[in-house]
Context: one part of a larger RNA
Molecule: small-subunit ribosomal RNA, central domain
Organism: uncultured organism
């Protein structure tokens, strides 16, 4: 190199834009590089094969054919690939018309609940547990009732639902901005798909500066519990969580443990979002049909769980990635980062 593989056995990159590269739609011409045939020259000898044949035989040797699968010229042939060029819509793309939706980004307004502070009522107790205690309270605490004040989340709708490439997105309203679908046969004429590098995105914690800080909490006190109890349980309680900005770049299960595009291959059901037929119009039904989200379920594939037009079926293209355990996602080197630490990745020894 060849092979076999990637839901769960090692093993899909967290996620997307895109360079090189690799693959690539329909038809006509031309070209003949690539291919194909067919010759021409080279491919030194030895080796090594094959056949004969010389030492008695063998090893060893001779002579001759093969071969040496290559490279270069030359003719032919043009299906298919590549170049060139013309065309040409069904792939992709734009343009009209319409729709739905917690897709983003900013601001601004709401109630519930919670803390909190002042004032009212009102008086011995609350609070907490498995029981208690630590804690609060006669300086008037829980409770109740009224104003103000803060910060941080948005009940019902709510759903087996939507929305987005991923992380993710949920009170209302505005303005900005992004994509999807479904309908039109209006335009461009393969402009495609992948995608090493690379560039951006990327829960939570966690760091840098400055704000905030209501509740709720690592660290940390204290009260139990126990033989202990650095826990579990209770009472308090800083970072933290919010916010601007810059950073880190993992995930832990960044998961559907399932790369992405395409094309084909029974069905049945529910759902969500379109636009058509039907019924003189019309709602409901019903027929068909596009595009998303589930469930069962033929083939078929699967060791089997299962899967099954949202493949794990059957195929193409293209990228990742796997190759006993453990030593290790560790050492060393590079490289990023401010620093925790990220990437790239061995090996000796061992079972």
């Nucleotide at each position: 190199c060849u092979g076999g593989g990637c839901u769960u056995a090692a093993a899909g990159g967290g996620u997307g834009c895109g360079u090189a590269g690799g693959c690539g739609g329909a038809g006509g011409c031309g070209u003949c590089a690539g291919u194909g045939u067919c010759u021409u020259g080279u491919g030194a000898a030895a080796u090594a094969c094959c056949a004969c044949u010389g030492c008695u035989c063998a090893a060893c040797g001779g002579u001759g054919g093969a071969a040496c699968u290559g490279c270069a010229g030359g003719g032919c042939a043009u299906a298919c690939u590549g170049c060139g060029u013309c065309u040409c819509u069904u792939g992709a793309g734009g343009c009209c018309g319409g729709u739905a939706a917690g897709g983003g980004u900013u601001g601004u307004c709401g109630g519930a609940a919670c803390g909190g502070u002042a004032g009212g009522u009102g008086u011995a107790g609350c609070g907490g547990u498995g029981a208690a205690a630590u804690g609060c309270g006669u300086a008037g605490a829980u409770a109740u009732c009224u104003a103000c004040c803060g910060g941080a989340a948005c009940g019902c709708c709510g759903a087996u639902g939507g929305u987005g490439a991923a992380g993710a997105c949920a009170g209302g309203c505005a303005a900005c901005u992004g994509g999807g679908c479904c309908g039109g046969u209006u335009c461009u004429g393969a402009c495609g798909c992948u995608g090493a590098g690379g560039c951006a995105c990327g829960a939570a914690a966690g760091c840098g500066u400055g704000g905030g800080g209501a509740g709720c909490a690592a660290a940390c006190a204290g009260g139990a519990u126990u033989a202990g109890a650095u826990a579990c349980c209770c009472u308090g309680g800083u970072a933290g969580u919010c916010c601007a900005c810059g950073c880190c770049g993992u995930a832990a299960a960044a998961c559907g443990u399932u790369g992405u595009g395409c094309a084909c291959u029974a069905g049945g059901u529910c759902c969500g979002g379109g636009a058509g037929g039907u019924u003189u119009u019309g709602a409901c039904g019903c027929c068909a049909u596009c595009c998303g989200g589930g469930u069962c379920g033929a083939a078929g594939c699967a060791c089997a769980a299962g899967u099954g037009u949202u493949a794990a079926g059957u195929g193409c293209a293209c990228c990742g990635c796997c190759u006993g355990g453990g030593g290790a996602g560790u050492a060393c080197g590079g490289u990023c980062g401010c620093a925790a630490g990220g990437c790239u990745a061995a090996a000796a020894c061992u079972c």